The RNA shown here (transfer RNA) has 72 nucleotides and comes from a Methylacidiphilales bacterium. The RNAcentral record of the sequence draws on ENA. Its Rfam family is "tRNA". The coordinates come from a structure-prediction model, not an experiment, and the mean pLDDT is 82.
[in-house]
Parts: sequence; structure tokens; C1' cells
RNA sequence: GCGCGCUUAGCUCAGCGGUAGAGCGUUUCGUUUACACCGAAAGGGUCGGGGGUUCGAUCCCCUCAGCGCGCA
Repeated sequence: GCGCGCUUAGCUCAGCGGUAGAGCGUUUCGUUUACACCGAAAGGGUCGGGGGUUCGAUCCCCUCAGCGCGCA
């Protein structure tokens, strides 16, 4: 330099056009003499940046950045 893949909550990942979710973690409550386990609830996201298509974009297209793999 070229090709391919990935980027979504604190972490690991779903979701592939129609108001963004799970597990773990965090906080609170219940339970316990207390802790743990367990149960319930809450909080937490400009979906990597910018632009385009569309009535509507996490999803499709372009571009930039970062990371990984392969080729040279």
C1' cells in the first nucleotide's frame, strides 16, 4: 500500500429499516443477628466521528478514525 472483518451501557455481546436489549457488574429495598446466596426495583447509551439515501437509519451508501486478520 491492497483486501476482509469489527466499533452498541462500566465489561462481554444481541438487535440488520419502524419509540435500543440481555447477562455480569453498580445502587436501593426485602430476607439474615450480620455477611453471602436468593427475590424485587432503579440508574446507566449523541449505537466510534462526519455526510448521504429514506416518511423513518444501530441497520443501507460514502468518507474519516481506531483495532484485528491476511496478502504484498